RNA sequence: GCCAGCUUAGCUCAGUGGUAGAGCAACGGUUUUGUAAACCGUCGGUCGGAGGUUCGAAUCCAUCAGCUGGCU
Numbered sequence: 001g002c003c004a005g006c007u008u009a010g011c012u013c014a015g016u017g018g019u020a021g022a023g024c025a026a027c028g029g030u031u032u033u034g035u036a037a038a039c040c041g042u043c044g045g046u047c048g049g050a051g052g053u054u055c056g057a058a059u060c061c062a063u064c065a066g067c068u069g070g071c072u
Base pairs, nucleotide, nucleotide: 001071002070003069004068005067006066007065010024011023012022013021018055026042027041028040029039030038048064049063051061052060
């Protein structure tokens, strides 16, 4: 230099056009003599940035940034 993939909650990941979810973590509660475990609930993300298409974009398109891999 070229090509491909990835970027969504504190972490690991879903979500392929109609107002974003799960597990773990955190917090509160129930239970226990107490802790852990279990169960219930709560909190937490304008979806990497800025644009385009669309009535409507995490999703489609191009671009930039970061990360990973391959080729040279």